[in-house]
Context: one part of a larger RNA
RNA sequence: GGCGUUUGGUGGAUGCCUUGGCAGUAAGAGGCGAUGAAGGACGUGAUACUCUGCGAUAAGCCAUGGGGAGCUGAGAAUAAGCUUUGAUCCAUGGAUUUCCGAAUGGGGAAACCCACCUGAAACUUGAUUGUUGUUGCCUUCGGGCGGUCAACAAUUGGGUUAACCAGGUAUCUUUUACCUGAAUACAUAGGGUUUAAGAAGCGAACCCGGGGAACUGAAACAUCUAAGUACCCGGAGGAAAGGACAUCAAUAGAGACUCCGCUAGUAGUGGCGAGCGAACGCGGACCAGCCGAGCCUUGAGAGUGACGAGAACAGAUUGGAAAGUCUGGCCAUAGCGGGUGACAGCCCCGUAUCGGAAGCUCGAUGGGACGUAUCAAGUAGGGCGGGACACGUGAAAUCCUGUCUGAAGAUCGGGGGACCACCCUCGAAGGCUAAGUACUCCUUACUGACCGAUAGCGAACCAGUACCGUGAGGGAAAGGUGAAAAGCACCCCGACGAGGGGAGUGAAACAGUUUCUGAAACCGGACGCCU
Numbered sequence: 001g002g003c004g005u006u007u008g009g010u011g012g013a014u015g016c017c018u019u020g021g022c023a024g025u026a027a028g029a030g031g032c033g034a035u036g037a038a039g040g041a042c043g044u045g046a047u048a049c050u051c052u053g054c055g056a057u058a059a060g061c062c063a064u065g066g067g068g069a070g071c072u073g074a075g076a077a078u079a080a081g082c083u084u085u086g087a088u089c090c091a092u093g094g095a096u097u098u099c100c101g102a103a104u105g106g107g108g109a110a111a112c113c114c115a116c117c118u119g120a121a122a123c124u125u126g127a128u129u130g131u132u133g134u135u136g137c138c139u140u141c142g143g144g145c146g147g148u149c150a151a152c153a154a155u156u157g158g159g160u161u162a163a164c165c166a167g168g169u170a171u172c173u174u175u176u177a178c179c180u181g182a183a184u185a186c187a188u189a190g191g192g193u194u195u196a197a198g199a200a201g202c203g204a205a206c207c208c209g210g211g212g213a214a215c216u217g218a219a220a221c222a223u224c225u226a227a228g229u230a231c232c233c234g235g236a237g238g239a240a241a242g243g244a245c246a247u248c249a250a251u252a253g254a255g256a257c258u259c260c261g262c263u264a265g266u267a268g269u270g271g272c273g274a275g276c277g278a279a280c281g282c283g284g285a286c287c288a289g290c291c292g293a294g295c296c297u298u299g300a301g302a303g304u305g306a307c308g309a310g311a312a313c314a315g316a317u318u319g320g321a322a323a324g325u326c327u328g329g330c331c332a333u334a335g336c337g338g339g340u341g342a343c344a345g346c347c348c349c350g351u352a353u354c355g356g357a358a359g360c361u362c363g364a365u366g367g368g369a370c371g372u373a374u375c376a377a378g379u380a381g382g383g384c385g386g387g388a389c390a391c392g393u394g395a396a397a398u399c400c401u402g403u404c405u406g407a408a409g410a411u412c413g414g415g416g417g418a419c420c421a422c423c424c425u426c427g428a429a430g431g432c433u434a435a436g437u438a439c440u441c442c443u444u445a446c447u448g449a450c451c452g453a454u455a456g457c458g459a460a461c462c463a464g465u466a467c468c469g470u471g472a473g474g475g476a477a478a479g480g481u482g483a484a485a486a487g488c489a490c491c492c493c494g495a496c497g498a499g500g501g502g503a504g505u506g507a508a509a510c511a512g513u514u515u516c517u518g519a520a521a522c523c524g525g526a527c528g529c530c531u
Stems, first nucleotide, its partner, number of pairs: 001530009015516001016480002020451002022448007029440002031202002039100003042055003046078001049075003061094006070082003105114003115169005121161013134147005171199004177193004206237001207235005217224001221271001247254002258285005268276002289432003295368003301362004307355003313328005329346002331335001337349003381405008391417001412427005467474002487515001490502004
């Protein structure tokens, strides 16, 4: 040095576990905000820091209801306290709620700086009134009438105020009242002051509208496609939009709108390339019609809901521990689930079932008040230029309109895919409308041939953290002692270390906090053999 056997170190795979995720189902909710939001800064405890809660009334204050023995949130203990005169805790309502932030008195490098007005408060100066004191006169000695000033108090007027406190002071739109005021005489527009109300900002997707790409595909590329997609802007609601035929159809008829399955990858459209792609009709979901479909009040009943009641087991045995095994019982409208020292219907929490305040939600019924419109012109149509319709200008109807034009009036008008006639059908140029449909930032309950710590959300753990970047932005790693800390008193070596050896706890310490299991790579020791 090699090989073999064995024993360790290192390392953290594997197994088992789950506080966390993922995907759904059924309900709920679908908003919050100038009464100052979302999100933050700074504070706040007996105690330094972080998280959570809260706001100078600051891990809290008040009320009502529940509840019934412990409590003062977590990391994490100690002190000092609270509590059957009912605490802590839970539900509901209220109070407080610094500063920033739409941030709104002005400014600003967010959480800071600087103001003004009014009030309160304080001081001062008048007036009025009262009480007490002072003093003159009268007196039947009880008291009465009058004057001056002082102190105090109350009401009321003026003035001043360094600091502290409270309220107000932004903009725009609509609105109230007044003062002014052109061209232009009266006026009006406009300007100024003032009253009242509203708006703003945030939020995951869904929805409507206004704008609107390119990569790509066409095996290149220009019409075309991607696609009215991505993205930007505006607006709204719990849904939005649409909606009660100037609609389809075809000689028979249907009867608002929305959504789904077919019709159908059909008819079409298309450098007739790539591609794009209906409708009639049929079957379903849901159904509702109308002209401010609502408003005020009553509140039967139902839901939600802190919470309350809630059945039934013992012995032996193995073991550290019984829920295991054996024997014999019991309950069940409860044998869903979780916990307890191994696997529990009967140990605990629960579960089935029954009950339940306030607040909130839905809401039957009765009563009351109000309203009950109207026939649509610079429109329909036409020319030019565009756009939307499955339809790329085409034979191109239909719809919208930038521009120029421009009817009729129910004896009328629109449509039926150029256009004309006949026939049929409907009534534009005003408006409203539930349900069926779309979505899930969020709440509750439940489910999973979903994951189980390199998985599952980026995040099971103090994670959008540490860290990186000027910035927009990017973005981790990191779970497990034990049933219970019983977390090793005491002794020894050592430096009153680190680390270790005893002792002790424990079922186990090769479970010792670098803690379950503990693979491999890699590195040692011992023994045997070979060189």